[in-house]
Molecule: RNase P RNA; transfer RNA
Organism: Actinomycetota bacterium
RNA sequence: GGAGCCGACCGGGCGACCACGGUCCUUCGGGGCUGAGGAAAGUCCGGACUCCACAGGGCAGGACGCUGGGGAGAGUCCCAGGCGGGGCGACCCGCGGAAAGUGCCACAGAAAGCAGACCGCCGCCUCGGGCUUCCCGAGGCCGGUAAGGGUGAAACGGUGAGGUAAGAGCUCACCAGCGCGUCGGGUGACCGGCGCGGCUCGGCAAACCCCGUCCGGAGCAAGGCCAAGCAGGGGGCAUGGGUGGUCCGCCCGCCGGAAGGCACCCCCGGGUAGGCCGCUGCAGGCGGACGGCAACGUCCGUCGCAGAUGGAUGGUCGCCGGGUCCGGUCCGACAGGGCCGGGCUUACAGAAUCCGGCUUACAGGUCGGCUCCAGCU
RNA sequence: GGGGGCGUGGAGCAGCUUGGAGUGCUCGCCACCCUGUCAAGGUGGAGGUCGCGGGUUCAAGUCCCGUCGCCCCCG
Numbered sequence: 001g002g003a004g005c006c007g008a009c010c011g012g013g014c015g016a017c018c019a020c021g022g023u024c025c026u027u028c029g030g031g032g033c034u035g036a037g038g039a040a041a042g043u044c045c046g047g048a049c050u051c052c053a054c055a056g057g058g059c060a061g062g063a064c065g066c067u068g069g070g071g072a073g074a075g076u077c078c079c080a081g082g083c084g085g086g087g088c089g090a091c092c093c094g095c096g097g098a099a100a101g102u103g104c105c106a107c108a109g110a111a112a113g114c115a116g117a118c119c120g121c122c123g124c125c126u127c128g129g130g131c132u133u134c135c136c137g138a139g140g141c142c143g144g145u146a147a148g149g150g151u152g153a154a155a156c157g158g159u160g161a162g163g164u165a166a167g168a169g170c171u172c173a174c175c176a177g178c179g180c181g182u183c184g185g186g187u188g189a190c191c192g193g194c195g196c197g198g199c200u201c202g203g204c205a206a207a208c209c210c211c212g213u214c215c216g217g218a219g220c221a222a223g224g225c226c227a228a229g230c231a232g233g234g235g236g237c238a239u240g241g242g243u244g245g246u247c248c249g250c251c252c253g254c255c256g257g258a259a260g261g262c263a264c265c266c267c268c269g270g271g272u273a274g275g276c277c278g279c280u281g282c283a284g285g286c287g288g289a290c291g292g293c294a295a296c297g298u299c300c301g302u303c304g305c306a307g308a309u310g311g312a313u314g315g316u317c318g319c320c321g322g323g324u325c326c327g328g329u330c331c332g333a334c335a336g337g338g339c340c341g342g343g344c345u346u347a348c349a350g351a352a353u354c355c356g357g358c359u360u361a362c363a364g365g366u367c368g369g370c371u372c373c374a375g376c377u
Numbered sequence: 378g379g380g381g382g383c384g385u386g387g388a389g390c391a392g393c394u395u396g397g398a399g400u401g402c403u404c405g406c407c408a409c410c411c412u413g414u415c416a417a418g419g420u421g422g423a424g425g426u427c428g429c430g431g432g433u434u435c436a437a438g439u440c441c442c443g444u445c446g447c448c449c450c451c452g
Stems, first nucleotide, its partner, number of pairs: 001373010012320007020035006037348001041359002044357005049219004061215005066081005082095005096210002101208002103204003118149002120145004124140007157175006176200002178197008223277004232268005246258004282304001284303008321346011378451007387404005397435001406422005428444005
């Protein structure tokens, strides 16, 4: 200098004027303080909180899945480690069980799952031929063979020797894997050694499934308090209106009486509009000491940091900063950099009960650690 | 706040459960035939990032995860 890996962070600053939400003060004129994010987003997980249900258990359904630890008792989170895979490397990705059962493996290929004989190789039989103890050719609803060819993503360990008619873990040696036993290390996943067994066993569970752990439901429009108007229930009688309906008196009735009812007033429960609480102080931020490899924990100090409810956090201007382009100038190993002037530009996006995690979006910039390659000293 | 569905040639769909060549249906488009001409009809043909990205698998439109857009339902 080039190429790359990992992690952390910033993401405009200051001032003036006008406007808005919250809160406090007020002499009611106004004034003080304060007012979005790393993701406030997606709502993908989990929790706090609230209400409902609940004797216990199961089925169904769903989520998770190497080991140990951390956090909040949770999670597709974090830290440390194990094994496997990728990369020269920094580093990254993955994680129960396929030897319990069922299912699938297209096309190609002879055969695709307790496999299989197309070519080839070998044997037997028949026929024919020849240079006749042997060799060659053709054939057989015949048999053996998984070494070789070819197909496929995948074909039932590899190399060598023995063995055989030809072959084959058929036998043996070494190597690779698996299982069992045992010894050692580790909390554990697991690792290493020794011995035995020819045991050689395909893939898919992000197919059904099996094993283990966990899960009651709803969500701040949860939920609680206060409570107009209208409707409902109970009570009241001064007065007014009315004589329609019911009952009684009377033969009937326009007559008399009673009960009931309306207006009016009072009370009551539930509860709508509306208001208040929940509502922001917290698994909180920052700094330090100690413990721990680390995640993190304990202790001490310090700070107060939005709470709207049709939903505030905005607009204009000036200066500074960042980026980019153009022009000028200077330096230089003409890659690039410094200075001056001007134009343009300055991301993604915005709380709504709160918190943790994940995921996604993001102009531009900063810092730290590490790897590989090339050159020079 | 809670829940569900869809995205496949130009348009509307099926295919997804049981993964196997992007296969099919209706309309549209293009060329030719037919007709004096047009329509209809007949024959042939073109046209596909299966919304996007990643993963599982030998193999993905289909299975899993993330993401974008649209639509619907409940309170």